[in-house]
């Protein structure tokens, strides 16, 4: 250079194929306990990688750019 694929909470991953963005683990209160650890209860955390478009309505759809994995070439 060309193709593919990925990108949602601190991590790891969902979201039923356009209709109110979620779980585990984490992190922070409580409750128990001499304390702590398990356990249970509650909670806190997101401009869905960035901008643009299409639509009443985008995590989905199309356009561009950036990361990052993978094939395949070119140059040396």
């Nucleotide at each position: 250079a060309g193709g593919a694929g990925c990108g949602u909470a601190g991590c790891u991953c969902a979201a039923u194929u356009g209709g109110u963005a979620g779980a585990g683990c984490g992190c922070c209160g409580g409750u128990c306990u001499c304390c702590a650890a398990a356990a249970c209860c509650g909670g806190a955390g997101g401009u869905u990688g960035g901008g643009g478009g299409u639509u009443c309505g985008a995590u989905c759809c199309c356009c561009u750019c950036c990361g990052c994995u993978c094939c395949u070439g070119c140059c040396a």
Annotation: A computed fold for a 76-nucleotide RNA from an uncultured Pelagibacteraceae bacterium, annotated as transfer RNA. Its Rfam family is "tRNA".